[in-house]
RNA sequence: ACAGCAGGCCAGUCUAUCGCUGCGGCCGCAAGGGCGCAGAGGAAAGUCCGGACACCAUAGUGCAGCAUAGCGGGUAACGCCCGUCCGCCGAAAGGCGAGGACCAGUGCAACAGAAAGUAUGUACAGUUCGGCUGUAGUGAAAUCGGUAAACUCUAUGCGGUGAAACGCCAUGUAGGCCAGCGUCCAAGGGUGGCACGCCCGUGCUGGUGGGUGGGCGGAACGAGUCCGGGGGCAACCGCGGACCCAGAUAAAUGAUAGGCCCCUUCGGGAUUCCCGGAGGAUACAGAAUCCGGCUUAUGGCCUGCUUUUUCU
Numbered sequence: 001a002c003a004g005c006a007g008g009c010c011a012g013u014c015u016a017u018c019g020c021u022g023c024g025g026c027c028g029c030a031a032g033g034g035c036g037c038a039g040a041g042g043a044a045a046g047u048c049c050g051g052a053c054a055c056c057a058u059a060g061u062g063c064a065g066c067a068u069a070g071c072g073g074g075u076a077a078c079g080c081c082c083g084u085c086c087g088c089c090g091a092a093a094g095g096c097g098a099g100g101a102c103c104a105g106u107g108c109a110a111c112a113g114a115a116a117g118u119a120u121g122u123a124c125a126g127u128u129c130g131g132c133u134g135u136a137g138u139g140a141a142a143u144c145g146g147u148a149a150a151c152u153c154u155a156u157g158c159g160g161u162g163a164a165a166c167g168c169c170a171u172g173u174a175g176g177c178c179a180g181c182g183u184c185c186a187a188g189g190g191u192g193g194c195a196c197g198c199c200c201g202u203g204c205u206g207g208u209g210g211g212u213g214g215g216c217g218g219a220a221c222g223a224g225u226c227c228g229g230g231g232g233c234a235a236c237c238g239c240g241g242a243c244c245c246a247g248a249u250a251a252a253u254g255a256u257a258g259g260c261c262c263c264u265u266c267g268g269g270a271u272u273c274c275c276g277g278a279g280g281a282u283a284c285a286g287a288a289u290c291c292g293g294c295u296u297a298u299g300g301c302c303u304g305c306u307u308u309u310u311c312u
Stems, first nucleotide, its partner, number of pairs: 001308001003306008012260007020039005026033002041284001045295002048293005053162004060196004065158005070084005085099001086097004100153002105151002107147002122136005166217004176208006188200004224243005230237002262280008
C1' cells in the first nucleotide's frame, strides 16, 4: 500500500421570520389570542418469530397439526443472544450449522457390476477342510453399511383473534314485513381444526326494506434513555445518580435566509494544517397500540485483527 474479517459510531447544528400539531398555563362571554416546552428512524421497512395489552372466557381432556433439537448460560419470552464441543467452508483473521434416533417401521441410491441390503458368481491365498476367513474386479457405496432440510420415531413446547383489538356516550328510523325451525325431551350459538366435556339460550336462520356512518377513551412513565461504578470470558445482572424525549386520524413534525460544521473542486502557502474563491448538503428512506429480536436496503467515519507485497 492493496485485499479481506470482526466490531462500534454518526445520519448535521445554531439564530431569525412565517406556518402546522400536542401538552401546560394566562387573557377572553365566546370565537379566539399570547407565553413556555416538545415534535419522524437505524432501520420507522418486511409482518418473519416472541411477548405486553384487550376480548372470546368460567376454559378442561384427547386426537390431529405446527415448531424446536450437542452441552451450559442469558432473557418477560423466543425459532433470539453469549460461551463452549463437534462437523463443514476459508491460506488466515473468521463464517455457517442442516447437530436427538437407521436394532420401532417404511422408502431411496442412475450407470457400472454376478449381485445394491442379509444377497454372494469368478479368480487367488490361508484353512480348524465348514464358502470358514481374507484379497482382487465394478461402483459414491458390496452386507447387521449410507441417507431422517426422506416419510417417520423420541423428547420438549404451543388456544385463538388483533387496536379496523376492545370499552363508553349520543343520534336516528320501521328494530318493520315475508318464510322456515323452535320455545327446557329445546332450535340456534360459543370454545383455532375434529371429538368429548363445559357454558349461553327464547328466540334463531334465510330473504327484503329503512336509519346512522358522530364523539370520547384505548394512546404513551416504558421488560424506558443516559452517566458512573461493581460482578461476569461474554450475553447480561445488580447498585447509585440524572432525565421525560411525537401521538396524528386522511393523517402534524415544514418553508425561507444567514452563520458554523461537513463534503467536492480551484488557487496560494505550508507540513498533514492554514487562508481565499466557487459549488453541494448527501444514501436507504417517513411514526399510526407498544416493546425484545431476526431479515432486507443503504452513505460516511473510527478501532482491532489476518494475509500478500514493498521500504527501512